The prediction has a mean pLDDT of 80. Predicted 3D model of a 317-nucleotide part of an RNA (large-subunit ribosomal RNA, domain VI) from a Candidatus Thorarchaeota archaeon.
Context: one part of a larger RNA
Order: sequence, then structure tokens, then C1' cells
RNA sequence: UGUUGGAUGUCUGAUGGCAAGAUGUUGCCGGUACGAGAGGAACGCAACGUCGCGGCCUAUGGUGUACCGAUUGUCUGACAAGGCAAUGUCGGGUAGCUAAGCCGUAAUGGAUAAACGCUGAAUGCAUCUAAGCGUGAAGCCAGACCAAAAAAUAGACAUCCACUUAACAGACGACCCCUCCGAAGGGGCGACGGGACUGGUGACAGUAACGUUGAGUCUGGAAACGAGGACUCUGCUAGAAGAGCAGGUAAAUAGGGCGGGGGUGUAAGUACCAAGCUUCGGCGAGGUAUUCAGCUCACCGCUACUAAUGUCCAAGG
Repeated sequence: UGUUGGAUGUCUGAUGGCAAGAUGUUGCCGGUACGAGAGGAACGCAACGUCGCGGCCUAUGGUGUACCGAUUGUCUGACAAGGCAAUGUCGGGUAGCUAAGCCGUAAUGGAUAAACGCUGAAUGCAUCUAAGCGUGAAGCCAGACCAAAAAAUAGACAUCCACUUAACAGACGACCCCUCCGAAGGGGCGACGGGACUGGUGACAGUAACGUUGAGUCUGGAAACGAGGACUCUGCUAGAAGAGCAGGUAAAUAGGGCGGGGGUGUAAGUACCAAGCUUCGGCGAGGUAUUCAGCUCACCGCUACUAAUGUCCAAGG
């Protein structure tokens, strides 16, 4: 772009893809069938492995330059708190990612190959074949999984929106008679109603009374409305870029704050105890209490405090 108004969502499944499965051992069958014995099955059932494939992170581990702690050298006057030294080194470690870890990974049906058969002629017999019928493989087609309406025979269902408004410009027009023009009044003509009568079997056709009324139409057309969508915006169950998914104040999308849960392992300050040293004045590693503290988080919630702004497209015959 198309799919014959425009959209949103959910499907169908023509077709295509795949190796998604392959294989072994053991137990039962059964020391059975068979066999003089020695030996020794099968069909079928079950359990457990190996390889491959797919998924996952609850547990086991790895990583974890998020994070917490210990500690050496040196520097910031001291304490505290820090910088640098491969993250300085070391001990742990959530999420995420991950394997060595965990989970899953058909049976069956149909048509057949070789082959084996039934019935059966040609050929009075025979013959699986000539007509006809059946069995039969890890192979083929389904079954499982994945993609899939651009499958041009361009599908189905549900729901939503629409069947427009219109400034402005241009073109063509805004009727006739009487009372001198105009105004007003009357009549005609046209338009819209109206429903009585006439004709016809009928569909229907024709014409009144009465009421209202006297100008818009066509072409072009910025713009408006508008289901929905797009860019931008806040992001991540997604991600090379696009894409996908969630959200956009009627809001928990991200950040912040708070709480839960997790990690580390008991902060600083203060008080007490104290090895040891001492110039006898003091200094003091370390320990205990305050304190399962302090610090911290990629997880889970709560909370509008901060940021989700702005713009465009769009069917309308």
C1' cells in the first nucleotide's frame, strides 16, 4: 500500500517449520516356553539411567567491581569519617544471570514399502492379482509444539465510531396584475400541507374546499467534530536499532518517603572492667552493657511528595 466506510480486541488455520526425540540397563513375565542336559527366550508391564532438545532458579552451588564487615601500608593535625594501593587484600552476600542444579520431553490412529495372506480366474487343476479383500516398518500423514489472514477465494465473531457541520469566495436567481412609485391591501402563479369527491374489480389515476408561505441552489473550500491511532513523555515482564509490553492525574508508570522481608553481624558516643607500659603524673590494646544494633537492598507493598508534558493524523459514501 492492498484487503471496497474507519477502528479495537479475540479467534479460525490454508500453509510452513522441527530431530525433538534417540538409546540402554535392571526387575517381573521366568529359571517359564524350548531342551536329554548344559543352557535359556519372546510378547507384554514397570523402574532407573545416558545422550540430545526445551524451560526454570524453590532448594544445591557459581558469580554477584549492589551491599555489610574485618584488616595492612600511607595521607587528610587527633577522634570519627574517608581517599589511594587489582574491588588494596580478606570473610560473607539479596536480586539478576547461570549449571554441575530442578522440571518436562507420548500413547495411539490412518495410508503404505519389502514381505506375508484370503478369495479367485485367464489356464475346469494350481496361483497373494488380473477384478476384489486383509496384515505389515525407527520410514510417510496426522496426533504434540512453534509461526501463521498478503490464504488476491486477502476469512470469522464481538464491540466502538461515522452516514456530518461549515466561515468565506464565485456563478445562477429572488414571480405576475390592480390601486401613480414605495408601504399596505386584494387577486393570480408557484411551493408545502390537506383529505372530500369522481373513475377503475384492483394496484392506482384525477380534481376540490380549507390552512401556511414566497428563495435559495450549485461549485470550490482554510477550518470544526470525531471511534481510534501515532510521535513525544514515565518506564520494563521486552530489547542490537526498530519492535513488544505497562502507564499517562478518573494515575502507583518511574523516582523519593515509609513499612515488610532480605544481607551483614552488634555502629558512633557514653559508662564500667582491664592485659601491659610508666618519668608514678598517667597512657592503655582489648572486653562488657546500651545493641539481634548500625549501615544497606536490584525484592514485595503502602503513600501523589517529584515527574508522566506537548503535538499531530484520522473514516465521514
Its Rfam family is "Bacterial large subunit ribosomal RNA". The organism belongs to Candidatus Thorarchaeota, within Archaea. The RNAcentral record of the full RNA draws on ENA.